[in-house]
Molecule: c-di-GMP-I riboswitch aptamer
Organism: Desulfobacterales bacterium
RNA sequence: AGCGAAAAAGGCCAAACCCGUCGUGAGGCGGGGACGGAAAGCCACGGGUCUCUGCGAGACAGCCGGGUUGCCACG
Numbered sequence: 001a002g003c004g005a006a007a008a009a010g011g012c013c014a015a016a017c018c019c020g021u022c023g024u025g026a027g028g029c030g031g032g033g034a035c036g037g038a039a040a041g042c043c044a045c046g047g048g049u050c051u052c053u054g055c056g057a058g059a060c061a062g063c064c065g066g067g068u069u070g071c072c073a074c075g
Stems, first nucleotide, its partner, number of pairs: 003075002012037002017032006035062001041068003045065003048060005
C1' cells in the first nucleotide's frame, strides 16, 4: 500500500413521521425524531426510478454499478 470476515471502543450520518421554509413538481434546506448505515462522505459517468408549464429541462448518491477521498481495530 492492497485485500478480507466477525466483534469492540470513541465518534459520525440519519429513513418513516412531525414542524418551519424554498420550489409548479419530483424534491432541497433548517429543527425535532431514529428505521437503519463502514463510506448512508463526495461526483449524475452508465443503468434505474421519479417530476414538469413535457422531448428537453430537472430530482433522487439511503436503488444498482462506476470514479474519488477516508477513521479505529484484527488477520